[in-house]
Context: one part of a larger RNA
């Protein structure tokens, strides 16, 4: 590098938007770079390769030819590609008509539960464990009722149910907003796929400021266990978890599976729509389209397993692999306040 690969053996970027660049639908017409055929010239010499020949063979050496897969010009070819030029609606878009959603972003509101405070009852424990202490309590604790305060989550519906690129999102109301499906076929006429850089987003911890602060709780401190117990049970408890404002940019960012198109038995179930069938509607039954699941054919696959949501046929493009350890370190450059993050080795060594 040519290859062979990438659910689990090394490998799919955490996800999206889009730059270059790759790759691109149907029909005619030009033109002929790309392709293809023919000529023409070059394409040194030797050297490889064939033929003869010259040393007694042979290496060696002379001599011809072939080769030189290229490059350049002409002529000619038009199927493909490109390029120009016209037009098409099927590919992507708009639009009209409907619809589902815990999709994002503000603002207010609401009950449980929970801890405090302050009164009321009440009067001896309460709490916690496997058992116990520690810790609370006659300055009246737990319980119990009643009043305020506060801060976080949002039962039950709830479901392999929705949405969303992913990270994610679940009380309610309102505002303002973004995708997505479904119908009709009125416009636009390839306007498309994917996407090196870049640009954004991106849980959970963490950091910078300022608020807040009720429950939980790294660290800490005490109580048990234990041989020990820097742990696993207890009783405290700060950082943080919460809000705004910036930063950081990683995860078993998982479906451990990159996107996009087309094609390739079925069953069965959920969830959103649309059409038939009955006069009409519930309801069935039957059809189509989009999303979620199981089960399974052929096929693939090393085996597990996958199977129209493919890991199966095929095209297109983008990352990535390339024997363990050394090591996601070390150098260097870059981001970042740090803390680290991308990027990324060799020595030696089995």
């Nucleotide at each position: 590098c040519u290859g062979g690969g990438c659910a689990u053996a090394a490998a799919g970027g955490g996800c999206g938007u889009g730059u270059a660049g790759g790759c691109g639908g149907u029909u005619u017409g030009g033109u002929a770079a790309g392709u293809c055929g023919g000529u023409a010239g070059u394409g040194a010499a030797a050297u490889c390769c064939c033929u003869c020949g010259g040393c007694u063979c042979a290496a060696c050496c002379g001599a011809g030819g072939a080769a030189g897969u290229g490059c350049u010009a002409c002529c000619g070819a038009u199927a493909c590609u490109g390029u120009u030029a016209a037009a098409c609606u099927u590919g992507a878009g708009u639009g009209c008509g409907g619809g589902a959603g815990g999709g994002g972003a503000g603002a207010g509101u609401g009950g449980a539960a929970c801890u405090c405070u302050u009164g009321g009852u009440g009067g001896a424990g309460c709490g916690g464990u496997g058992a116990a202490a520690u810790g609370c309590g006659u300055u009246g604790a737990u319980a119990u009722c009643a009043a305020g305060a506060g801060g976080a989550a949002c039962g039950c519906c709830g479901g392999c149910g929705g949405c969303g690129a992913a990270a994610g999102c679940g009380a309610c109301u309102c505002u303002c907003u973004g995708g997505c499906c479904c119908g009709c076929a009125a416009c636009u006429g390839a306007c498309g796929c994917u996407g090196a850089g870049g640009c954004g987003c991106g849980a959970a911890a963490g950091c910078c400021a300022g608020g807040g602060g009720a429950g939980c709780a790294a660290a800490c401190g005490g109580g048990a266990u234990u041989a020990g117990a820097u742990a696993c049970c207890c009783c405290g408890g700060u950082a943080g978890u919460c809000c705004u404002g910036g930063c950081u940019g990683u995860a078993a960012a998982c479906g451990a599976u990159g996107g996009g198109c087309a094609c390739u038995a079925g069953g069965u179930a959920g969830g959103g729509g649309g059409g038939g069938u009955u006069c009409c509607g519930a309801u069935g039954c039957u059809u189509u389209c989009c999303c979620u699941g199981c089960c399974g054919a052929a096929g693939c696959u090393a085996a597990u397993g996958u199977a129209u949501u493919a890991a199966g046929u095929g095209c297109c493009c983008c990352g990535c692999c390339u024997g363990g350890g050394g090591a996601g370190u070390a150098c260097g450059g870059u981001c970042g306040c740090a803390a680290g993050g991308c990027u990324g080795a060799a020595a030696c060594u089995c």
Molecule: small-subunit ribosomal RNA, central domain
Organism: metagenome